[in-house]
RNA sequence: GCCGCAAUAGCUCAGCUGGUAGAGCAACGCAUUCGUAAUGCGUAGGUCAGCGGUUCGACUCCGCUUUGCGGCA
Numbered sequence: 001g002c003c004g005c006a007a008u009a010g011c012u013c014a015g016c017u018g019g020u021a022g023a024g025c026a027a028c029g030c031a032u033u034c035g036u037a038a039u040g041c042g043u044a045g046g047u048c049a050g051c052g053g054u055u056c057g058a059c060u061c062c063g064c065u066u067u068g069c070g071g072c073a
Stems, first nucleotide, its partner, number of pairs: 001072007010025004019056001027043005049065005
């Protein structure tokens, strides 16, 4: 230099053929317990890496950029 993959909650990851975002763990509250842990119920937490484009509508499609990983030279 060229090619490919990934970027979504604090962490690990889903999200189908475009219709307005979820799970597990963690955090917090309540119940349970003499108390803690465990368990059950609930709550909160998101500019979907960034900038543009297409569309009535974009996490999703297209282009560019950034970062990380891998391959080729």
Source information
The RNA shown here (transfer RNA) has 73 nucleotides and comes from Halomonas sp. 25-S5. It matches the Rfam family "tRNA". The family's RNA type in Rfam is transfer RNA. The prediction has a mean pLDDT of 82. The organism belongs to Halomonas, within Bacteria. The sequence was found in a public genome assembly.